RNA sequence: GGUAGAGGCGCGGUCGCCAUCAGUACCCUUCGAGAUGCGCUCGAGCGGCGCGGGGGCGAAAGGGUCGGCCGCCGAAGGGUUCGCGCACGCUCGAAGGCGCGGAUGCCUGGGGUGCAGCCAUAACAGGCUGCGCACUGUCGCUUGAAUGCGGAGAGCUGCC
Repeated sequence: GGUAGAGGCGCGGUCGCCAUCAGUACCCUUCGAGAUGCGCUCGAGCGGCGCGGGGGCGAAAGGGUCGGCCGCCGAAGGGUUCGCGCACGCUCGAAGGCGCGGAUGCCUGGGGUGCAGCCAUAACAGGCUGCGCACUGUCGCUUGAAUGCGGAGAGCUGCC
C1' cells in the first nucleotide's frame, strides 16, 4: 500500500399490516359575534384571509409497534460553508427556522440511560447537541488476573 473482517437493542434506506393522530382538520347547515383591535416567521407598503356554540359528514401526513427487503461497520450523525427551494399574495430589506444537494478527515468508537437546551409536534412519541452515569468493543501501559489507568475509528484484527 492492497484485500478481507470484527464491535450489537450496531447504522442508514425502503415496503407492508396495525394502532394512534381523531370523532381532530376540511366541507355542509343553523344560531351568535364581528374592532380605529389582534393574528397569518420579522420590518415597511398595498391587498387578501380569519371567530364561537349546536348538528351532519369525516380524512391525511409526519411520528410509533411488528414484519420483510436493500446497502453497510465513519456504518452514520453533527458543525461550518456554498447553492436551490419553502412559509397568505406582490414589492423592498434583514435575520432566523425548515427541506434538498455539494464541499470540508472540524467534532463523535458504539448502544443505553438521567438532566438540560434546541427542532418539531396530537403526544416526554421522534430527531439533534452538551454534561453525567454505568456497560460494551478496541489498542497502549500496567497487574497474579481485561486488574487498574489512559487513548481514539486517520483506529483495531487476519492475509498478501